About this RNA:
Predicted 3D model of a 73-nucleotide RNA (transfer RNA) from Candidatus Nitrobium versatile. NCBI's taxonomy places the organism under Bacteria, Pseudomonadati, Nitrospirota, Nitrospiraceae, Candidatus Nitrobium. It matches the Rfam family "tRNA". The prediction has a mean pLDDT of 83.
RNA sequence: GCCGGGAUAGCACAGUUGGUAGUGCAGUCGAUUCGUAAUCGACAGGUCGAGGGUUCGAGUCCCUUUCCCGGCU
Numbered sequence: 001g002c003c004g005g006g007a008u009a010g011c012a013c014a015g016u017u018g019g020u021a022g023u024g025c026a027g028u029c030g031a032u033u034c035g036u037a038a039u040c041g042a043c044a045g046g047u048c049g050a051g052g053g054u055u056c057g058a059g060u061c062c063c064u065u066u067c068c069c070g071g072c073u
Stems, first nucleotide, its partner, number of pairs: 001072007010025004019056001027043005049065005
């Protein structure tokens, strides 16, 4: 230099054909317990790496770009 994959909640990751952004763990509150743990319920937490474009509508499609991983030369 070229090619491919990845970036989504504090962490690990889903997200189908473009149509309300989710699960688990962690956190907060409550139930249960003599108490703790475990268990159960509820709540909170998001500029979907960044910028632009297409569209009535973009995590998803297109362009540019940053970082990480792998391959080729």